[in-house]
RNA sequence: CCGCGCGUAGCUCAAUGGUAGAGCAGCUGCCUCUUAAGCAGUUGGUUGCAGGUUCGACUCCUGCCGCGCGGACCA
Numbered sequence: 001c002c003g004c005g006c007g008u009a010g011c012u013c014a015a016u017g018g019u020a021g022a023g024c025a026g027c028u029g030c031c032u033c034u035u036a037a038g039c040a041g042u043u044g045g046u047u048g049c050a051g052g053u054u055c056g057a058c059u060c061c062u063g064c065c066g067c068g069c070g071g072a073c074c075a
Stems, first nucleotide, its partner, number of pairs: 001071007010024004018055001026042005048064005
């Protein structure tokens, strides 16, 4: 330098153009002598950034940033 993949909640990951979700974690309560476990409820998002297409974008297109993999070059 070229190509491909990934980027979504604190963490691990879903969501095939039509209300952004689950598990774990956190918080509150119940239970318990206490803790843990268990049970019930609940908070939490600029979907990496900036544009574009569309009535409507996590999803499609362009550029950029970051991470990973492969390739080229290495006088």
Description: A computed fold for a 75-nucleotide RNA from a Parcubacteria group bacterium, annotated as transfer RNA. Its Rfam family is "tRNA". Rfam describes the family as follows. Transfer RNA (tRNA) molecules are approximately 80 nucleotides in length. Its family is annotated with triplet codon-amino acid adaptor activity in the Gene Ontology. Lineage of the source: Bacteria > Bacteria candidate phyla. RNAcentral holds the sequence, with entries from ENA. Its mean pLDDT, the model's own confidence on a scale to 100, is 81.